[in-house]
């Protein structure tokens, strides 16, 4: 360096459910496993997903509501890359 099972010690921890921050997407924390050979960590590229703000359009006498676009918001269990790690196997 490259590989990875039906091994072995172990790790993590979706859905959903208590609580909690958050405008939402989501997250944090406690049960809980669908799975995961890095399902550790990092928003760096890409893509997805929110739109509180901010822009325009509409609609109302007016308060105001609607609808489009938009990340500085998320997602690392969506891929890509980076770093860093137990065990076996090849070289």
């Nucleotide at each position: 360096c490259c590989u990875g099972a039906u091994a072995a010690a172990g790790g993590c921890a979706a859905a959903c459910c208590g609580c909690u921050c958050g405008a939402a997407a989501g997250g944090g924390u406690g049960g809980g496993a669908c799975g995961c050979a890095a399902a550790g960590c990092c928003a760096c590229u890409g893509g997805c997903c929110u739109a509180a703000g901010u822009u325009u359009c509409g609609a109302u006498u007016a308060c105001u509501c609607g609808a489009a676009a938009u990340a500085c918001g998320g997602u690392c269990g969506c891929a890509g890359g980076g770093c860093u790690g137990c065990c076996g196997g090849g070289c």
Molecule: c-di-GMP-I-GGC riboswitch aptamer
Organism: Desulfobacterales bacterium